[in-house]
RNA sequence: UGGGCCGGUGAGGCGACCGCGUCGGGGCUUGACCCCGCCGAGGAACGUCCGGGCUCCACAGGGGAGAACGGUGGGUAACGCCCACCCGGGGCAACCCGCGAGAAAGUGCAACAGAGAGUAGACCGCCAGGGCUUCGGCCCGGGUAAGGCUGAAAGGGUGAGGUAAGAGCUCACCAGCGCCCGUGGUGACACGGGCGGCUAGGUAAACCUCGUUUGGAGCAAGACCGAACAGAAGGCGAUGACGCUCCCCGCUGAGUCUUCGGGUUGGUUGCUAGAGGGUGCCGGCAACGGUACCCCGAGAGAGAUGGUCGUCACGACGGCUCGCCGUCGCACAGAACCCGGCGUAUGAUCUGGCCCAUUCC
Numbered sequence: 001u002g003g004g005c006c007g008g009u010g011a012g013g014c015g016a017c018c019g020c021g022u023c024g025g026g027g028c029u030u031g032a033c034c035c036c037g038c039c040g041a042g043g044a045a046c047g048u049c050c051g052g053g054c055u056c057c058a059c060a061g062g063g064g065a066g067a068a069c070g071g072u073g074g075g076u077a078a079c080g081c082c083c084a085c086c087c088g089g090g091g092c093a094a095c096c097c098g099c100g101a102g103a104a105a106g107u108g109c110a111a112c113a114g115a116g117a118g119u120a121g122a123c124c125g126c127c128a129g130g131g132c133u134u135c136g137g138c139c140c141g142g143g144u145a146a147g148g149c150u151g152a153a154a155g156g157g158u159g160a161g162g163u164a165a166g167a168g169c170u171c172a173c174c175a176g177c178g179c180c181c182g183u184g185g186u187g188a189c190a191c192g193g194g195c196g197g198c199u200a201g202g203u204a205a206a207c208c209u210c211g212u213u214u215g216g217a218g219c220a221a222g223a224c225c226g227a228a229c230a231g232a233a234g235g236c237g238a239u240g241a242c243g244c245u246c247c248c249c250g251c252u253g254a255g256u257c258u259u260c261g262g263g264u265u266g267g268u269u270g271c272u273a274g275a276g277g278g279u280g281c282c283g284g285c286a287a288c289g290g291u292a293c294c295c296c297g298a299g300a301g302a303g304a305u306g307g308u309c310g311u312c313a314c315g316a317c318g319g320c321u322c323g324c325c326g327u328c329g330c331a332c333a334g335a336a337c338c339c340g341g342c343g344u345a346u347g348a349u350c351u352g353g354c355c356c357a358u359u360c361c
Stems, first nucleotide, its partner, number of pairs: 001357008012312007020040002023037005028031001042332001046343002049341005054218004061248004066214005071085005086100001087098004101209002106207002108203002123148002125144003129140004156174006175199002177196008222269004231260006240252001242250001276295008314329006
């Protein structure tokens, strides 16, 4: 200098004028009024994909079914999340990817080709035996899977011995698999050594098996106040009901379920001080945890949080007399009980580290 990989950050401050909302205080002419003051939409508020807090069923256990996850260890309130590591694959590398347990428990699937695709297979071949022969060879039964063909994949590979011809049939080396031992590691695993001729493919993001986890419904949950209305039919009945389904258990004790119909569509609350935020120090590779001090930052209710001007700061671009000047700052988007994640959209920018190549010192 070029190319690449992985991150961080997240549009500010001040002043003035006009406008809006909750809350607090004050006023008076008590009004949907006036004045003053604090505060007032995000990195994703979006998606509603996970996990919870909270509320109710309900006093809430167990099993089945269903569902989710799936290497090891850690973090967390918890998770399908995050961190670190292991193994496998890709890449020269930084780094990235993985629906990462089990295929000799069972079932299934794999077009076409090919003899044959699960414990499959004899088409071309090779061998020796019998018969025939025009001496080129043909037929019959047997042995064989080393060579060839087909295919994505063909029953470990190379070499030697052995054989009628061959074959892990035997041997040497190598690969895989199983078992044992040692070393390191919390562990998944890694490295090393030994024994065994065991060599029986792929697929579970197919069904399945194994292990772990798992009540339901949801702030339109729920609580209170006020107000109004109209019940009817049917089912079950010491039963019935218990908010995915089945069973057990438990609880309750004359109700309860289904359908059709009427009334209330008012007010208060839940509703913002928290698994909260900031800074320093300590522990940890990290995620994160501990501790000390400081801070309180929308709470609306048809739903506000805005506009203009100036200035400062920051950044980019251009000019220049190096003092400065001018222009621009546009994206995605909009709280509604709250929080932790993930996914998706996207902007002014700025910035850190690492890898490779080349050049110079």
A computed fold for a 361-nucleotide RNA from Leucobacter chinensis, annotated as Bacterial RNase P class A. It was read from a public genome assembly, where an Rfam model found it. Its Rfam family is "Bacterial RNase P class A". The family's RNA type in Rfam is ribozyme. Gene Ontology terms of the family: tRNA processing, ribonuclease P activity and dimeric ribonuclease P complex. The model forms 97% of the base pairs in the Rfam consensus.